[in-house]
């Protein structure tokens, strides 16, 4: 890194210090954030509850939040590929792509 499978409209920071111009995954169109400090590194906070662990069962459901993850702007920001309603705007639904977790190798 490849595979495979579950989630992906909900939730949580005006946080503090270093930095000093980009970021919001790719490409393309838009729309957004951003010297009132983008990214990225550090600590502290939360948020959730994938895996494991405890707990409690009907051995299901549930609990917890200890350890390992993860995550904390906007629907995975919207859309580009396809079906479908539609007179158009546009919608609905499935795809692909990526994001995590587990496993495999």
């Nucleotide at each position: 890194a490849u595979c495979u499978u579950a989630u992906c409209g909900a939730g949580a920071g005006u946080a503090a210090g270093c930095a000093g111009a980009g970021g919001g995954a790719a490409u393309u169109g838009g729309c957004c954030c951003u010297g009132u400090g983008a990214a990225g590194c550090u600590u502290c906070a939360g948020c959730a509850g994938c895996a494991g662990a405890c707990c409690u069962u009907a051995u299901g459901c549930g609990g917890c939040a200890c350890u390992g993850u993860g995550c904390u702007a906007a629907a995975u920001c919207c859309a580009a590929c396809a079906a479908g309603a539609g007179a158009a705007a546009u919608c609905u639904u499935g795809a692909a792509a990526g994001a995590u977790g587990a496993g495999u190798c």
Predicted 3D model of a 105-nucleotide RNA (SAM riboswitch aptamer (S box leader)) from Alkalibacterium subtropicum.